The RNA shown here (transfer RNA) has 71 nucleotides and comes from a marine sediment metagenome. Rfam family: tRNA. Its family is annotated with triplet codon-amino acid adaptor activity in the Gene Ontology. The coordinates come from a structure-prediction model, not an experiment, and the mean pLDDT is 82. The RNAcentral record of the sequence draws on MGnify.
C1' cells in the first nucleotide's frame, strides 16, 4: 500500500432481528470486637456516519480505532 479478523461498563466477556446480561471491580447495607470471607442491593454500556427493517449490538456500505497477516 493490500486482505483477514474484532470493536458492548473500569476489566473480561455473552447475546446471530424483538426491552442488552453475567464475572470481577466500585459504592451502600447485612453478617463479624475490627478486617477478610459470605449475602443483598445500587450505579455504569452497544465506536462513529449512512442504509435495509415495523423495529439494528445483530444484516449491508462508509470512516475511525486495535491486531494479524503480505509487500
Nucleotide at each position: 500500500g493490500c486482505g483477514g479478523c474484532c470493536g458492548u461498563a473500569g476489566u473480561u466477556u455473552a447475546a446471530u432481528g424483538g426491552u442488552a446480561g453475567a464475572a470481577c471491580a466500585u459504592g451502600c447495607g447485612g453478617u463479624u470486637g475490627u478486617g477478610g470471607u459470605c449475602c443483598g442491593c445500587a450505579g455504569g454500556g452497544c465506536u462513529c456516519g449512512a442504509g435495509u427493517u415495523c423495529g439494528a449490538u445483530u444484516c449491508u456500505c462508509g470512516a475511525c480505532g486495535g491486531u494479524c497477516g503480505c509487500c